Record summary:
A computed fold for a 418-nucleotide RNA from a Pirellulales bacterium, annotated as Bacterial RNase P class A. The sequence is in RNAcentral, with records from ENA. Taxonomically the source falls in Pirellulales (Bacteria, Pseudomonadati, Planctomycetota, Planctomycetia). Rfam family: Bacterial RNase P class A. The family's RNA type in Rfam is ribozyme.
RNA sequence: GGAGUGGGCUAGGACGGUCGCUGGUCGUGCUUCGGUACGGCGAGAGGAAAGUCCGGGCACCGCAGGACACGGUGGUGGGUAACGCCCACCGGCCGCAAGGCUAGGGAAAGUGCCACAGAGAAUAGACCGCCCCGCGUCGUCGCUUGCGGCACGCGAGGUAAGGGUGAAACGGUGCGGUAAGAGCGCACCAGCAGACCGGGUGACCGGCCUGGCUAGGUAAACCCCACCGGGUGCAAGGCCAAACAGGGAGCAGGCGCGAGGGCCGACGAGUCGGUCACCGCGUCACGGACUUGUCCGGUCCGUUAUUCGACUUCCGGGUGGGCCGCUCGAGGCGUCGGGCAACCGGCGUCCUAGAUGAAUGACCGUUAUCGGCGCGCAAGCGUCGGCACAAGACCCGGCUUACAGGCCCGCUCCAGGC
Numbered sequence: 001g002g003a004g005u006g007g008g009c010u011a012g013g014a015c016g017g018u019c020g021c022u023g024g025u026c027g028u029g030c031u032u033c034g035g036u037a038c039g040g041c042g043a044g045a046g047g048a049a050a051g052u053c054c055g056g057g058c059a060c061c062g063c064a065g066g067a068c069a070c071g072g073u074g075g076u077g078g079g080u081a082a083c084g085c086c087c088a089c090c091g092g093c094c095g096c097a098a099g100g101c102u103a104g105g106g107a108a109a110g111u112g113c114c115a116c117a118g119a120g121a122a123u124a125g126a127c128c129g130c131c132c133c134g135c136g137u138c139g140u141c142g143c144u145u146g147c148g149g150c151a152c153g154c155g156a157g158g159u160a161a162g163g164g165u166g167a168a169a170c171g172g173u174g175c176g177g178u179a180a181g182a183g184c185g186c187a188c189c190a191g192c193a194g195a196c197c198g199g200g201u202g203a204c205c206g207g208c209c210u211g212g213c214u215a216g217g218u219a220a221a222c223c224c225c226a227c228c229g230g231g232u233g234c235a236a237g238g239c240c241a242a243a244c245a246g247g248g249a250g251c252a253g254g255c256g257c258g259a260g261g262g263c264c265g266a267c268g269a270g271u272c273g274g275u276c277a278c279c280g281c282g283u284c285a286c287g288g289a290c291u292u293g294u295c296c297g298g299u300c301c302g303u304u305a306u307u308c309g310a311c312u313u314c315c316g317g318g319u320g321g322g323c324c325g326c327u328c329g330a331g332g333c334g335u336c337g338g339g340c341a342a343c344c345g346g347c348g349u350c351c352u353a354g355a356u357g358a359a360u361g362a363c364c365g366u367u368a369u370c371g372g373c374g375c376g377c378a379a380g381c382g383u384c385g386g387c388a389c390a391a392g393a394c395c396c397g398g399c400u401u402a403c404a405g406g407c408c409c410g411c412u413c414c415a416g417g418c
Base pairs, nucleotide, nucleotide: 001414002413003412004411005410006409007408008407009406010405013367014366015365016364017363018362019361021044022043024041025040026039027038028037029036030035046389050400051399053398054397055396056395057394058233059232060231061230065296066295067294068293070229071228072227073226074225075089076088077087078086079085090104091102092101093100094099105224106223110222111221112218113217114216127163128162129159130158131157133155134154135153136152137151139150140149141148142147143146171189172188173187174186175185176184190214192211193210194209196207197206198205199204237324238323239322240321247315248314249313253284254283255282256281257280258279261276262275263274264273265272266271267270285303286302287301288300289299290298291297331350332349333348334347335346336345337344338343369386370385371384372383373382374381375380
């Protein structure tokens, strides 16, 4: 000097003026005492407020328990309120390297799938080739003259060495072996399983022995394993005020026991019998509701009302105003300490939007920055234009995506000079 790689910081224009908007507070006037008008002071979006994809707080509802579903996560250790996030490490893949990527449990449980090409794609396969056997030939050569060799053709087999196809063809190399071949046998290597030794908290790493000789890929395919998971979201939820018609429709019982009461009858005159409604309890059913889905189970309420019917369901009607929740919080900043780091702890300090058809805007001037054009040797000057993505809605922690500048640092490789 070139090429590359990883990260950090800062800003998301500045100042002034005019007119507006939404809260707060103070003062004054008016008031139906709820507010309202004017004036002063002070405050008023983001790094992503976004997507609403994860996790939590908070609120209400639900929750004896069990089974099956359903959804999610998936190396190890740590951080955290929690996470699918973050940090550190391990393994794999890529890169000469700095470094990057990684849903990374199980494919020797089972099932499915593996395009095109190819003979064959998973207890494989014979297209070419190679080899053996049989038969044949107007073939050829040899001679022992009807046999043998070679070549070719046909038929029946063997073979996974070689060729070819493919992302992938059922370990690799060598020797033996064989008609030709083949883990068929052996040696070494790779890989797998198991035991042991050493290191590490662990994932795992290193070593050594034994075994059968070989097991394809795919689980963000079904599936299996382990772990996690109640539902609904501030339109949660609470209070006040106002209005409407506490309107209409549908729905479910038998048996037994018991207490008291009314009426009737009998007589032995205070007992017995009958009957009527009502209340309570038990049991078996039924109806409704609740439980994330289904089932079992459980809990609660009710059940002969016939004109009166619970809980509840459906239809219909009304209101849709105000206040709280609401912003002080796993909070920001500084500093010290612990930790490789994520992060944690101590101390000090600060208060920083709470709107509800929903405020934070418009214009002017100066200036910064970027781009074009013109002038100038240059510094620069003049002029024109641009300044993004997007904007709270209960609050936090993340992730992802969108967008526009500036400054700085570490490391790697290559080339050259000293």